[in-house]
RNA sequence: GGAGUUAUAGCUCAGCGGGAGAGCACUUGCUUGACGUGCAAGGGGUCCCGAGUUCGAUCCUCGGUAACUCCACCA
Repeated sequence: GGAGUUAUAGCUCAGCGGGAGAGCACUUGCUUGACGUGCAAGGGGUCCCGAGUUCGAUCCUCGGUAACUCCACCA
């Protein structure tokens, strides 16, 4: 330098045009002598950034950034 994959909650990930979600974690309550377990409820997101298409974008298109993989080149 070229190609590809990925970027969504604190963590691991799903969702792939019209409600932003799950598990774990966190908070509160119940349970216990206490902790843990269990049960119930709750909080938490500029969906990497910018532009475009569309009535409508996490999702499609373009550009950028970052991480990873492969190929090529130089030393």